[in-house]
Molecule: transfer RNA
Organism: Rhodospirillaceae bacterium
RNA sequence: GGGCCAUUAGCUCAGUUGGUAGAGCAUCCGACUCUUAAUCGGCAGGUCGUAAGUUCGAAUCUUACAUGGCCCACCA
Repeated sequence: GGGCCAUUAGCUCAGUUGGUAGAGCAUCCGACUCUUAAUCGGCAGGUCGUAAGUUCGAAUCUUACAUGGCCCACCA
C1' cells in the first nucleotide's frame, strides 16, 4: 500500500425484504428469609462507532473517516 470482517444498553449478543430498537447477565427497587445467598416479580438504562448521501422512512443501502482483528504485497 491492497483486500476482507467487526463496531447496537455496563458486559455478551440478536435484530433474516428499509417500516415502533430487543434478549440474557449485571445494577437498582420489591417479594420471600431472623439476616445474607439463592429463587421470583418489576423499573431504569441506547443520538445503533463518527460524518455525509439516497429515501416518505435507515441499525439495515451508498461513500468517507476512526478503532480492533485477519490475509496478501512491499521495504529492511